A computed fold for a 517-nucleotide part of an RNA from an uncultured bacterium, annotated as small-subunit ribosomal RNA, 5' domain.
[in-house]
Context: one part of a larger RNA
This record gives sequence, C1' cells and structure tokens, in this order.
RNA sequence: GGAUGAACGCUGGCGGCGUGCUUAACACAUGCAAGUCGAGCGAAGCACUUUAGUUGAUCCUUCGGGUGAUUCUACUGUGACUGAGCGGCGGACGGGUGAGUAACGCGUGGGUAACCUGCCUCAUACAGGGGGAUAACAGUUGGAAACGACUGCUAAUACCGCAUAAGCGCACAGCAUCGCAUGAUGCAGUGUGAAAAACUCCGGUGGUAUGAGAUGGACCCGCGUUAGAUUAGCUGGUUGGUGGGGUAACGGCCUACCAAGGCGACGAUCUAUAGCCGGACUGAGAGGUCGAACGGCCACAUUGGGACUGAGACACGGCCCAAACUCCUACGGGAGGCAGCAGUGGGGAAUAUUGCACAAUGGGGGAAACCCUGAUGCAGCGACGCCGCGUGAGUGAUGAAGUAUUUCGGUAUGUAAAGCUCUAUCAGCAGGGAAGAUAAUGACGGUACCUGACUAAGAAGCUCCGGCUAAAUACGUGCCAGCAGCCGCGGUAAUACGUAUGGAGCAAGCGUUAUCC
Repeated sequence: GGAUGAACGCUGGCGGCGUGCUUAACACAUGCAAGUCGAGCGAAGCACUUUAGUUGAUCCUUCGGGUGAUUCUACUGUGACUGAGCGGCGGACGGGUGAGUAACGCGUGGGUAACCUGCCUCAUACAGGGGGAUAACAGUUGGAAACGACUGCUAAUACCGCAUAAGCGCACAGCAUCGCAUGAUGCAGUGUGAAAAACUCCGGUGGUAUGAGAUGGACCCGCGUUAGAUUAGCUGGUUGGUGGGGUAACGGCCUACCAAGGCGACGAUCUAUAGCCGGACUGAGAGGUCGAACGGCCACAUUGGGACUGAGACACGGCCCAAACUCCUACGGGAGGCAGCAGUGGGGAAUAUUGCACAAUGGGGGAAACCCUGAUGCAGCGACGCCGCGUGAGUGAUGAAGUAUUUCGGUAUGUAAAGCUCUAUCAGCAGGGAAGAUAAUGACGGUACCUGACUAAGAAGCUCCGGCUAAAUACGUGCCAGCAGCCGCGGUAAUACGUAUGGAGCAAGCGUUAUCC
C1' cells in the first nucleotide's frame, strides 16, 4: 500500500447493487416451511333437484269438497361444495449446517466384460376370466390422555390364484464370431417360471411385458491433497486361498476351514488440526494466505444404534430401541426435537422482520381448472462493503466585523462572509405513470421514470501538523499531567502533553484495533 462476512470511537444527506451469528452442531415459546388427486374407491354430510307418501296453514265453497304454504320419510340426479378413510404419486427434491472426516472424502484422468435407474422419449406385443378380504361405517368395550380391543357390513387402478406370451429370468448342454484374464455377443435346442386396471367430459389419460435412449446414481483404479519422529514399529478378519452366504454389483462385505501373511524412514501407527474444490485476497511473477457470499461434491439432522417402505433413504419436519434434556399426567402412562423461515433466551467485540406474494422463475400433485411451495420474487433493518450524486455557481476589497498574533506599524483567517446576479441535482410538494405478462393474471407499487411550480433553502465531518510524513504559532503545564507505530517528547520560553487560532490530508465518512499478503 492492498484486503475483510469485521468490531470499536467520533460523525452522518440521498440512491443503486451486494452483503449480514465467524462465538454455543447451546436450549428453544409461537406461527408457518409438503402436499395433492373425486377423471382409482366406498360411505357420510351440505346445497339444489325428480318422483312417491306424510303433514295440513291460508283461501274458495253448492258444505260434498277443492286449493295446497310448511314439516317429515324414502327415492332419482347434479355439484369448480366439506372433511375423515382405503388407494396412487410426491414427502430421497428443494432449504439448513460444517460437528465429524487426513479419507477414493474431494480434485483430476480413466475403468465396470462387476452394476442399478421411478417419472420422461422411442419401438414391439398384450390386457381373457375369476376369488377372498379390509379400512371407512355401525354396535359393544378399555384408557385421564396418547391410543386401542372385539363383533358385524362394504368398495377399488388395494390384494391373490388361473389362462395366454417369448425375443425376458433360471437350469442343462451346443455352434459361430470377437476380445482384455474371468469372458462378451449372436444363433438354434430341452425343461421350467413370472404379466396386466381401469377411468372418461369419448377427445383422451392410464396398465403389463420386453428392448433401446436420456437422466440420475453405485463401485474400482492411477496421480495430487496440513503439521509433528520430543509418535518407530503397527496389524487377528489382520494378508491371501477354498466352500458358502449376502448385495443392483466386485470384494474379508460376512461366515467356516486352511496357509502365515500384510503395512512401515519413499514415514506405517499414533497425536494435533481441518469439510474438499471452482475460486477469493495479495504479489511484477514465483509464491503465500483464505475457502463468507455464488456454483459443484461430501457429511450431518438432540447423542448413539437399527432396520422398514420404496426406483431411490438406512430418511432434517417417517418408524423402532437406548441415553440426556424439556413438557403433560388421574402416577398406570404418554409427548417432543428450528444445523428450514421469522422469532426468543444464552454466549459474544459483533450480525437483521415473529413482513408481502405465489405476479414472475422453478418444484410436487392433477387430464385440466387449480391447490401447495418461509424454494423463489420482493419489501423492512444495518455507512457492513463497492459505486454514483449532493451539501451550490458567478461576481464581490471599505481587504468589514469577530478571532488569533504582533516588533503595535501590521499580519493571518480572506473573495472567505455580507451584498448583487443566477441555477435546482438530491430531498420536499403537485400531476402523469410503466416494462417485467402471451388474451387474462403484478407481491414489488402509484415503485422506477417523466413533467410542473417552489425556496440557497433541509444536508460536513474525522484524523493529523518533531523526523519518518503533507502541514506551526500563542498560551497553559513544569520528568507533573500526559503523548507514543519506531526514534523518542515533558525537570519554566515544549513546532512532540492540553487548549486556541491557523494549516495539511481524506471525505459521508474519518481514525483505531484485529487478521492476511
């Protein structure tokens, strides 16, 4: 000198774009953050409606009757209606955090002849015929509650057989081609096994099987990836083999047996520290330091463990167990997890609103209308950073007054002010008023922007002045009070302390502290 997610002191006009718990991965009140589909299903409610019955106000009456408001029951149908239940898809994305991890975790380059892939796209073929349940509901019943138990009824794109299908799977054996060792691909054979679901507004939307693509993932390998030897030996599923199990898949991944191996001064093991990278800062570069924000990957979700479901999880707002903590309790037993967005307490030098909207972009569900979305878009707060603008311009010498100083003549402040002539950026007032959206739909927002009138009005501070280092005098103090980055200054004329005047530098900031180069 540059830089910062900064803090502190003094000061503070406006706008744009960014950015804001670096500390306690400490504990959390409250609200919201993941739902959706009635074009899968049955039942219930509500509103309207059709038909039949019931009731019978009012009116008319020839007293026979007619009219039929209203009530109730059953039935038919309709619904941009309601909330539970079965069922489907989504809750594995999006969002947060960096505790752990020195590792195939990450980066980079390869491999899989050792693998999987819902939704999407393409192609081929198919969808025949049956069955038994169960929630909801009703009844009985247990419990303070959370939540159950029993009996009975019912539906499906829920569940289960059967049929059909070979180009799919499995077993056996064969031929050809190829390769990179195990092998891969193609062809034909025998045996054997596995499918399906309907809905409809008639336009479609779905279902099953197989093959291919796309996307996403999984595993393996080469190289690179902090410090310490005041850590020198480490290792028993350890290293390898065989059989078996398990997995989407290879593998001590697991298991039984067998062998005795494997790693290490080219630093094993241990200890400490740490998420990694694209990048950021600095520097002429080489390099050094950092890994906030944005993007990619990984790991985690109170702590530890476990699996279930599923195409995908060993799952932040799912389940089970254990532990700590908090809460409810009728003491028998239960409930919870903000490292989502706001917000609270605490810690700290220190870090924001319990805001608006789904209008846009994107995501989930749905045929769609649409619903949900603290993702996101915006607004609020903070000079925290960067950038831009303003706080006026011209003229004006009696060099006014005041202040400081003085050799008392003067000198400085100083064209500075006043005065005169102008201008109106910003702010304020009034009028108009977008783009962002495609026909409609705009949170932002009457915002940005434009126009008009109006007043120099509402808008300057901070640090420094001995040398380094731009800028000095007076007074006060008297090794005191104090200053200080280094040298150093102060003991009676201090350009170094304090104040004043003047000056220098930067400027809505200026200094200080901390850290890096």